Predicted 3D model of a 683-nucleotide part of an RNA (large-subunit ribosomal RNA, domain II) from a soil metagenome.
Model confidence (mean pLDDT): 86 of 100.
Its Rfam family is "Bacterial large subunit ribosomal RNA".
The RNAcentral record of the full RNA draws on MGnify.
Context: one part of a larger RNA
RNA sequence: GCCAGCGAGUUACCGUGUGUGGCGAGGUUAACCCGUGAGGGGUAGCCGGAGCGAAAGCGAGUCUUAAUAGGGCGAUUUAGUCGCAUGCGGUAGACCCGAAGCCGAGUGAUCUUGCCAUGGCCAGGCUGAAGCGGGGGUAAGACCCCGUGGAGGGCCGAACCCACCCUGGUUGAAAACAGGGGGGAUGAGCUGUGGCAAGGGGUGAAAGGCCAAGCAAACUCGGUGAUAGCUGGUUCUCCCCGAAAUGCAUUUAGGUGCAGCGUCGCGUGUUCAGCAAUGGAGGUAGAGCACUGAAUGGGCUAGGGGGCCUACAAGCUUACUGACCCCAAUCAAACUCCGAAUGCCAUUGCUCCAGAACGCGGCAGUGAGACCACGAGGGAUGAGCUUCGUUGGUCGAAAGGGAAACAGCCCAGACCGUCAGCUAAGGCCCCUAAUUUUGGACUAAGUGGGAAACGAUGUGGGAUUGCGAAAACAGCCAGGAGGUUGGCUUAGAAGCAGCCACCCUUGAAAGAGUGCGUAAUAGCUCACUGGUCGAGUGAUCCUGCGCGGACAAUGUAACGGGGCUAAAGUCCAAAGCCGAAGCUACGGACUUCUACGUAAGUAGGAGUGGUAGGGGAGCGUCGAUCUUGCAGUGAAGCGGCGGUGGAAACCGUCGUGGAGCGUGGUCGAGUGCGAAUGCUGGC
Numbered sequence: 001g002c003c004a005g006c007g008a009g010u011u012a013c014c015g016u017g018u019g020u021g022g023c024g025a026g027g028u029u030a031a032c033c034c035g036u037g038a039g040g041g042g043u044a045g046c047c048g049g050a051g052c053g054a055a056a057g058c059g060a061g062u063c064u065u066a067a068u069a070g071g072g073c074g075a076u077u078u079a080g081u082c083g084c085a086u087g088c089g090g091u092a093g094a095c096c097c098g099a100a101g102c103c104g105a106g107u108g109a110u111c112u113u114g115c116c117a118u119g120g121c122c123a124g125g126c127u128g129a130a131g132c133g134g135g136g137g138u139a140a141g142a143c144c145c146c147g148u149g150g151a152g153g154g155c156c157g158a159a160c161c162c163a164c165c166c167u168g169g170u171u172g173a174a175a176a177c178a179g180g181g182g183g184g185a186u187g188a189g190c191u192g193u194g195g196c197a198a199g200g201g202g203u204g205a206a207a208g209g210c211c212a213a214g215c216a217a218a219c220u221c222g223g224u225g226a227u228a229g230c231u232g233g234u235u236c237u238c239c240c241c242g243a244a245a246u247g248c249a250u251u252u253a254g255g256u257g258c259a260g261c262g263u264c265g266c267g268u269g270u271u272c273a274g275c276a277a278u279g280g281a282g283g284u285a286g287a288g289c290a291c292u293g294a295a296u297g298g299g300c301u302a303g304g305g306g307g308c309c310u311a312c313a314a315g316c317u318u319a320c321u322g323a324c325c326c327c328a329a330u331c332a333a334a335c336u337c338c339g340a341a342u343g344c345c346a347u348u349g350c351u352c353c354a355g356a357a358c359g360c361g362g363c364a365g366u367g368a369g370a371c372c373a374c375g376a377g378g379g380a381u382g383a384g385c386u387u388c389g390u391u392g393g394u395c396g397a398a399a400g401g402g403a404a405a406c407a408g409c410c411c412a413g414a415c416c417g418u419c420a421g422c423u424a425a426g427g428c429c430c431c432u433a434a435u436u437u438u439g440g441a442c443u444a445a446g447u448g449g450g451a452a453a454c455g456a457u458g459u460g461g462g463a464u465u466g467c468g469a470a471a472a473c474a475g476c477c478a479g480g481a482g483g484u485u486g487g488c489u490u491a492g493a494a495g496c497a498g499c500c501a502c503c504c505u506u507g508a509a510a511g512a513g514u515g516c517g518u519a520a521u522a523g524c525u526c527a528c529u530g531g532u533c534g535a536g537u538g539a540u541c542c543u544g545c546g547c548g549g550a551c552a553a554u555g556u557a558a559c560g561g562g563g564c565u566a567a568a569g570u571c572c573a574a575a576g577c578c579g580a581a582g583c584u585a586c587g588g589a590c591u592u593c594u595a596c597g598u599a600a601g602u603a604g605g606a607g608u609g610g611u612a613g614g615g616g617a618g619c620g621u622c623g624a625u626c627u628u629g630c631a632g633u634g635a636a637g638c639g640g641c642g643g644u645g646g647a648a649a650c651c652g653u654c655g656u657g658g659a660g661c662g663u664g665g666u667c668g669a670g671u672g673c674g675a676a677u678g679c680u681g682g683c
Base pairs, nucleotide, nucleotide: 001683002682003681004680005679006678011092012091013090014089015088016087017086018085019084020083021082022081023080026047027046028045032041033040034039051058052057061073062072063071064070095233096232098230102223103222104221105220106219107218113197114196115195116194117193118192119191120190121189122187124156125155126154127152131148132147133146134145135144136143160184161183162182164181165180166179167178168177199215201211202210203209236618237617238616239615240614241613246259247258248257249256250255260366261365262363263362264361265360266359267358268357271356273351274350275349276348277347278346279345280344286338287336288335292332293331294330296328297327298326299325303321304320305318306317307316308315369395370394371393372392373391374389375388376387377386378385400411401410402409415588416587417586418585420584421583422582426578427577428576429562430561431560435575437574438573439572440571441570442569448564454548455547458545459544460543461542462541463540464539465538466537467536475532476531477530478529479528481505482504483503486500487499488498511526515524516523589608590607591606592605593604594603595602596601619672621669622668623667624666625665626664628662629661630660637656638655639654640653641652642651643650644649
């Protein structure tokens, strides 16, 4: 891992609903007794029949109160009670498995920690303390030298003990090892045997270490089925309906209570909803500046500052500042002189009969939501971000078609069958079902098929305007002069560093000079003019489609691919077609409503996606009882084949097997397995 077997809402009592049965203003017994049993007895008690008050108590009333006032709860209205079955709750382990833990009683120091008693062990080598002897030395000493001596948690290094480093090993040879190095090795040394200390306790040169391979409180058994607002699991089928992820509260936030939303029953019977008309409340969007604030420029100007003047007072002045007021132009969630659309409330009418609405009751689940669109707050007018909306949608709980693939986007809601038809979104060159369809235009960038500010004689359309056969625009030929090197400045300044001015003349025209250039001149060039040439040429604005801007990590890789250019791109228009579980057609099943019917049913209408969950109807297993059958001429079980039913399932037949097994009614359950890192076994 697979297979087989086992494996989870039970039972008792109480409460409260529903169904059903008995009796009924009543209903019913409990213990116990008699009886083999069936059954009979047993009336204590309980519920109901009257309530109100804390109570005394009163009583169709009562309580409050001074009250015969008001008010509260009642009566005036007719149902209970005892069984059985079943839903749910409570108390119990209460659907099953699962803690870490807590407490009690015991068992452990053969591992390890410490201690006690008694034994054992430490090759060899080195160093050479004190003391002592001799010699020297001294007044005596101290002291020095030579020897002797053999101290030391001394030195080197085996056994022995340890475990610092590296390598291997890591489903190991080994649940801590091996190899090579390393440390201690007469000591706080190592070690044998025996003994002592025990769980909030021991022992600890102290690491929360060790106390039998796991110790921040050992192990075993018990309390014990501890508790688990947590995780996992919870077994046959079909039919109907079908949620929530919100509000308030919570030692509350992944739990729970009440409400909301679901379902089932009973009741009311259109009360619901949509639309229209009419009548209302309102301060949003927008807008505005009349208020409250913010805020720009100008005008006018009070006040303030500076300057002048001045004994004081005053006066004059100012490219300072500046209120009010005026003009122009603005801004606001907590501004409003204004002010919609929607939405909301009410009345009337119409439509509508729907799994509409509302009330009461039984049973829930939900109370982590997600994205998209719209309106807002937070954030950075970030996020596949976050928080709201009595806004909507989808997913959740929704399959099908489209978006290459893709819960939340677009289309559309799957009862079943059909080798029938029509459409939606989206598509129609090939992959790939359907147009290489028709007409017009645009794009040249593979733009399409990713992106901004900004940039650009890309190209199409529109508008306005300058110049132009009295010859424009572009090119070419020629002129582009004189006063004058204008004045100033400057070393110089001559059109061309800078400052000022910017005239006059000759002329077809020519600036006191557009740019280059020189130290300054010079030189080139432009404006401007003539000629040549001979038809358009400039400028601005709006707009369609394109261009640049454009850099990322495995491999083209920013059309799904091929591939596409009067398109297979884009825009406008048109005709067709394809395309889904949508719609239609035909057949069938079921639910519900209406009509008819006693019923069975018939006809018609509407419907049948579905998680949590509510409701309904069945299949099968084991046993009991009644009934009726089968079986050695072959039961159950098992295997093959065939058949039936809407499902769970059932039947027949052949083989095997060798002794029991079915039908129908009723009753009762240890009643259905794929999952629980499930349990046991087999492989």